Predicted 3D model of a 74-nucleotide RNA (transfer RNA) from a Clostridia bacterium. The sequence was found in a public genome assembly. The source organism's lineage runs through Bacteria, Bacillati, Bacillota and Clostridia. Its mean pLDDT, the model's own confidence on a scale to 100, is 81.
[in-house]
RNA sequence: GGAGGCAUAGCUCAGUCGGUUAGAGCACUUGCUUCACAUGCAAGGGGUCAUAGGUUCGAGUCCUAUUGUCUCCA
Numbered sequence: 001g002g003a004g005g006c007a008u009a010g011c012u013c014a015g016u017c018g019g020u021u022a023g024a025g026c027a028c029u030u031g032c033u034u035c036a037c038a039u040g041c042a043a044g045g046g047g048u049c050a051u052a053g054g055u056u057c058g059a060g061u062c063c064u065a066u067u068g069u070c071u072c073c074a
Base pairs, nucleotide, nucleotide: 001073002072003071004070005069006068007067010026011025012024013023019057028044029043030042031041032040050066051065052064053063054062
């Protein structure tokens, strides 16, 4: 220099052919349970879907550029 993958909650990830209010597990907070802790049960908080633009009635999803990261080729 060239090509490709990935970016969604604090962490690991799902999200179908673009269409109802964006989800799971773990973690966190509160309550119950216990002499206390752990376990268990119930409830709750937490997201500019990497950034910017475009297409569309409608974008986490499609297109373009940029950034970060990983791999391959030279």

Description
It matches the Rfam family "tRNA". From the family's description: Transfer RNA (tRNA) molecules are approximately 80 nucleotides in length. The family's RNA type in Rfam is transfer RNA.